This is a predicted structure of a 267-nucleotide RNA (Bacterial large signal recognition particle RNA) from a Candidatus Bipolaricaulota bacterium.
RNA sequence: CUGUGCUAGGUGGGGGGCUAGCGGUCCCCUAUGAUCCACAACCCGCUCACGUGGAGCCGAAAGAUGCUCUGAGGGAGUUGGCGUGAGGGUCCGUCCACGGGAAAGCGGUGAUGAGGGCCGAGCCCUCUGCGGCGCAUGUCAGUGAACCCCGUCAGACCCGGAAGGGAGCAGCGGUAAGCAGACCUCUGCGGGUGUUAGAGGAUUCCUUGACCUGAGCUGGCUACUCGCGAAGCGCCUCGUUCCAUCUUUCGAUGAGAUCACGCACAG
Numbered sequence: 001c002u003g004u005g006c007u008a009g010g011u012g013g014g015g016g017g018c019u020a021g022c023g024g025u026c027c028c029c030u031a032u033g034a035u036c037c038a039c040a041a042c043c044c045g046c047u048c049a050c051g052u053g054g055a056g057c058c059g060a061a062a063g064a065u066g067c068u069c070u071g072a073g074g075g076a077g078u079u080g081g082c083g084u085g086a087g088g089g090u091c092c093g094u095c096c097a098c099g100g101g102a103a104a105g106c107g108g109u110g111a112u113g114a115g116g117g118c119c120g121a122g123c124c125c126u127c128u129g130c131g132g133c134g135c136a137u138g139u140c141a142g143u144g145a146a147c148c149c150c151g152u153c154a155g156a157c158c159c160g161g162a163a164g165g166g167a168g169c170a171g172c173g174g175u176a177a178g179c180a181g182a183c184c185u186c187u188g189c190g191g192g193u194g195u196u197a198g199a200g201g202a203u204u205c206c207u208u209g210a211c212c213u214g215a216g217c218u219g220g221c222u223a224c225u226c227g228c229g230a231a232g233c234g235c236c237u238c239g240u241u242c243c244a245u246c247u248u249u250c251g252a253u254g255a256g257a258u259c260a261c262g263c264a265c266a267g
């Protein structure tokens, strides 16, 4: 040095979670040769620890390390972002609603004449006429008074010697107020009256006509601007999922370094 058989030893590590803490069962990452069985969440074993026992495998390498580098992955935190929950606020921005301004763009309208000027008419107000309607104390006819209305007044009554005279009830005739009708010919009055006539006023707006001038007018939509309101968002406070950034921490794996590298037999 090689081969065979052994022995010590090894047979995963890490993060999270749990826990006073450590290891395990649980979840995740990593790696594999690192497998299987039994035990455990109302837990199991332990107290400075580093699961326990068994089978199989490796076996002086697949052993060991308060070492160096690497850095899968996890934890903690900073900052930022898209969201989201609760509370607050209305200075500002935005969204929404309302009211005004202006006229940039679009639209509408306009030489078949916009806008403006001027002269009229209408609409509006007042008065009057006429018509119509209604009413009446108007007209017409009717009815209409026991007596205190009229006329005529039988009978009866009064005066008178008589002739005659007087007052006068009923009846008859009439009439006033009143009542109840008809009518609008006349008279008077009235109106949310009128395809009506005249006069006056007003003419800001609106409708319309003639004339003059000759290119704008309008503001529906968008944008702009002013005011006002409301409160959703941006905003402020406290949380939170996810993503990104940075810091920090643990750290598998890999590479390096170091330590150990034993026993028996044979060649």
Stems, first nucleotide, its partner, number of pairs: 001267006009058003012030005020047005035055005063259003067256003073250005079244003083240006092234003096229001098227004104222003107218003115213003119209004124201006130194002133190004138183003142179002149174004157166003

The organism belongs to Candidatus Bipolaricaulota, within Bacteria.
It matches the Rfam family "Bacterial large signal recognition particle RNA". Rfam links the family to the GO terms SRP-dependent cotranslational protein targeting to membrane, signal sequence recognition and signal recognition particle, plasma membrane targeting.
It is recorded under the gene name ffs.
The coordinates come from a structure-prediction model, not an experiment, and the mean pLDDT is 76.